[in-house]
Molecule: transfer RNA
Organism: uncultured Oribacterium sp.
RNA sequence: GCCACAGUAGCACAGUCGGUAGUGCAUUUGAUUCGUAAUCAAAAGGUCAGCGGUUCGAGUCCGCUCUGUGGCU
Numbered sequence: 001g002c003c004a005c006a007g008u009a010g011c012a013c014a015g016u017c018g019g020u021a022g023u024g025c026a027u028u029u030g031a032u033u034c035g036u037a038a039u040c041a042a043a044a045g046g047u048c049a050g051c052g053g054u055u056c057g058a059g060u061c062c063g064c065u066c067u068g069u070g071g072c073u
Base pairs, nucleotide, nucleotide: 001072002071003070004069005068006067007066010025011024012023013022019056027043028042029041030040031039049065050064051063052062053061
């Protein structure tokens, strides 16, 4: 330099046809217990990497940029 894949909550990841952004762990609160752990319930937490385009509507489609991983030379 070229090609491919990936970027979504603090962490690990779903979201496959464009139509309300989710799961587990962690955190906080409550229940349970003599108490702790475990268990159960609830809450909080998001610029979907960034900018632009298409569309009535974009995490999803298109372009560019950034970052990471792998491959080729």